[in-house]
RNA sequence: GGGCAUUCUCAGGGCAGGGCGAAAUUCCCUACCGGUGGUAAAUGUACAAACAUAAGCCCACGAGCGUUUACUGAUUCAGUAAAGUCAGCAGAUUUGGUGAAAUUCCAAAGCCGACAGUCACAGUCUGGAUGAAAGAGAAUAAGC
Numbered sequence: 001g002g003g004c005a006u007u008c009u010c011a012g013g014g015c016a017g018g019g020c021g022a023a024a025u026u027c028c029c030u031a032c033c034g035g036u037g038g039u040a041a042a043u044g045u046a047c048a049a050a051c052a053u054a055a056g057c058c059c060a061c062g063a064g065c066g067u068u069u070a071c072u073g074a075u076u077c078a079g080u081a082a083a084g085u086c087a088g089c090a091g092a093u094u095u096g097g098u099g100a101a102a103u104u105c106c107a108a109a110g111c112c113g114a115c116a117g118u119c120a121c122a123g124u125c126u127g128g129a130u131g132a133a134a135g136a137g138a139a140u141a142a143g144c
Stems, first nucleotide, its partner, number of pairs: 005140006017029003031124002033113002035061004042053004056111002064089002066086001067083007093109005115127003
């Protein structure tokens, strides 16, 4: 220095203004927001090296719903538990510039957003959630 184990801590933001209406933070105009890891020519640490930061729409991951399996009650169905070797819901980017190299930089114009609830259809309100989790950090002991 690396790996393993245990414990602890942390781990999501957003409707301002206006219109129609009996009713909308749900529709319309407009506003606002962008989880985690990877990649990166930009930026910072004077230079180099190294490190840190930098993508909602490039690659991958996560929660929710669904699905499957098992068990229980029960024909259909409901409850409980497990499974991501179930990715189905399930997502979204182009144009121009620079350059050896950029869907990452610069400029411009676009696009996307679980489930349930609701006097009216929700990325932004309320709820499951004082939850779970991708992961981030710290401590401790032993071994290689």
Molecule: FMN riboswitch aptamer (RFN element)
Organism: Caviibacterium pharyngocola